[in-house]
Context: one part of a larger RNA
RNA sequence: ACGAACGCUAGCGGCGUGGAUAAGACAUGCAAGUCGAACGCUGACUAUGGGGUAGCAAUAUUCCGUGGUCGGAGUGGCGCAAGGGUGCGUAACACGUGGGUAAUUUGCCAUGAAGUUUGGAAGGACUCGCUGAAAGGCGAGCUAAUACCGGAUGUGACUAUUGGGAAGCAUUUUCCGAUAUUUAAAGUUGGGGACCUUCGGGCCUGACGCUUUACGAUAAGCCCGCGGCCUAUCAGCUUGUUGGUAAGGUAAAAGCUUACCAAGGCUAAGACGGGUAGCUGGUCUGAGAGGACGAUCAGCCACACUGGAACUGAGACACGGUCCAGACACCUACGGGUGGCAGCAGUCGAGAAUCUUUCACAAUGGGCGAAAGCCUGAUGGAGCGACGCCGCGUGGGGGAUGACUGGCUUCGGUCCGUAAACCCCUGUCAUCUGUGAACAAUUCUUUUGGCUUAAUAGGCCAAAAGUUGAUAGUAGCAGAAGAGGAAGGGACGGCUAACUCUGUGCCAGCAGCCGCGGUAAUACAGAGGUCCCAAGCGUUGUUC
Numbered sequence: 001a002c003g004a005a006c007g008c009u010a011g012c013g014g015c016g017u018g019g020a021u022a023a024g025a026c027a028u029g030c031a032a033g034u035c036g037a038a039c040g041c042u043g044a045c046u047a048u049g050g051g052g053u054a055g056c057a058a059u060a061u062u063c064c065g066u067g068g069u070c071g072g073a074g075u076g077g078c079g080c081a082a083g084g085g086u087g088c089g090u091a092a093c094a095c096g097u098g099g100g101u102a103a104u105u106u107g108c109c110a111u112g113a114a115g116u117u118u119g120g121a122a123g124g125a126c127u128c129g130c131u132g133a134a135a136g137g138c139g140a141g142c143u144a145a146u147a148c149c150g151g152a153u154g155u156g157a158c159u160a161u162u163g164g165g166a167a168g169c170a171u172u173u174u175c176c177g178a179u180a181u182u183u184a185a186a187g188u189u190g191g192g193g194a195c196c197u198u199c200g201g202g203c204c205u206g207a208c209g210c211u212u213u214a215c216g217a218u219a220a221g222c223c224c225g226c227g228g229c230c231u232a233u234c235a236g237c238u239u240g241u242u243g244g245u246a247a248g249g250u251a252a253a254a255g256c257u258u259a260c261c262a263a264g265g266c267u268a269a270g271a272c273g274g275g276u277a278g279c280u281g282g283u284c285u286g287a288g289a290g291g292a293c294g295a296u297c298a299g300c301c302a303c304a305c306u307g308g309a310a311c312u313g314a315g316a317c318a319c320g321g322u323c324c325a326g327a328c329a330c331c332u333a334c335g336g337g338u339g340g341c342a343g344c345a346g347u348c349g350a351g352a353a354u355c356u357u358u359c360a361c362a363a364u365g366g367g368c369g370a371a372a373g374c375c376u377g378a379u380g381g382a383g384c385g386a387c388g389c390c391g392c393g394u395g396g397g398g399g400a401u402g403a404c405u406g407g408c409u410u411c412g413g414u415c416c417g418u419a420a421a422c423c424c425c426u427g428u429c430a431u432c433u434g435u436g437a438a439c440a441a442u443u444c445u446u447u448u449g450g451c452u453u454a455a456u457a458g459g460c461c462a463a464a465a466g467u468u469g470a471u472a473g474u475a476g477c478a479g480a481a482g483a484g485g486a487a488g489g490g491a492c493g494g495c496u497a498a499c500u501c502u503g504u505g506c507c508a509g510c511a512g513c514c515g516c517g518g519u520a521a522u523a524c525a526g527a528g529g530u531c532c533c534a535a536g537c538g539u540u541g542u543u544c
Base pairs, nucleotide, nucleotide: 001542002541004540005539006538007537008536011392012391013390014389015388016387017385018384024348025347026346028345029344030343033078034077035076038075039074041072042071043070044069045068046067047066048065049064050063051062052061053060054059085303086302087301095227096226097225098224099223100222101221104220105219109216111214112213113212114211115210116209117151118150119149120148126141127140128139129138130137131136156183157182159180160179161178162177163176164175165174166173167172187208188207189206190205191204192203195202196201229275230274231273236266237265238264241263242262243261244260245259246258247257248256278300279299280298281297282293283292284291285290305326306325307324308323309322328339329338330337331336356382358381359380360379364378365376366375367374368373395425396424397423398422406415407414408413429485431480432479433478434477435476444466445465446464447463448462449461450460451459452458488533489532490531491530492529493514494513495512499528500527501526502525503524509516510515
């Protein structure tokens, strides 16, 4: 010094911190959704229009639409590759540091440029039928879209060929052109004065999208120099191995892969093998040099029951996705299915040992959405544990006859000791009563002004007012009462601060080392006293 444990003890608060062992197995709940301003269907309630039926009528009922609110499953979009966990593996370009990429990609975001034209066929939901214990599966039929597939255009972009300029010794690179091939798109919504209209709208305008492209930002991939463990009781290792040519492959260089050719490449400055281990910023110690460690926090890496594989996608070879195999567990109608806490809580197990099956999205941040908002065990809080650090308290002043008890005694006394009693105060903390926060800025709604616009709509910007708190009736503040509720642990032979009595008698026991104990033990046990720390004190373990 510690992520500690154990023993005795324990008043309060703040800030931290808490599965180090079994990457053992997991009951239960939650941890990734969201968008109706992309789309069709459907349930409930409600408003409204039209038709039918009954009725003389009021009305009742039913069918078909249109709109609003609250839902449901589905198509589609974005997200699910982030955030969160763990340290198994890994001695490696994994990490750190410094470079390279003229060898590369990059959704959302920012700044520009140019566009957003025209057609088609499905399948899901749904309906019907069959089948299965279930999970589910099969067949037939209807249908929408910002889903899918054609055609057109090509500002541009890719590829190929080619002309000119620049750089360079050169392979080549780069800039400006020409030709050819290939290559896009999707709409939704707010508002509206003219004009047109088949009365749906067109058209105009604002917002959000969509397509191509340039550049940026961010994120990532790949390559290289150097650096950081033990072992020689591991001395030789290597055949895609080392290099070349050609082809394939990737976003991209490359034996990355394949065919052929050559026979190379590494190694005592430790190859190859074995053991151990996530790496770093840092942490602990130390005067430093060093040594040990890598919890919490932060960066990078690896992994997600074990092993393997790809799909989708801007991004994965994907913790809460898919497929295959395996072990384990569960359901079963025995035919077959289902699951993966090293997410947050929690359970069992093993262990010396490590917490609540809590509150809230109010703040910060993230996802989706035009927004309201929804989701968020991230996060913010509370709870438990003296596990650590820090702070505070357990009272202050006076008070001698130096009281009693107790200890010692040379029996005179002396110690505990101003300590107590007693008197006078104070009111921290705890208790009770009352009051009572900051963290809140936004968003949104209303109003006003400016910009856009044909427009007083609508949209954008600015200002004012209103609205939002889990923590929390907490912190703080004020008041009330009363010394009342709050001290222990270890040591006392030397090292090492602190001594006497009694008991015991090499016994019982102590002990970190030296060593104590066999009848006067300052070393064992008890007592009184003393010393050191103090809500802690000791012991054990480990490191310097």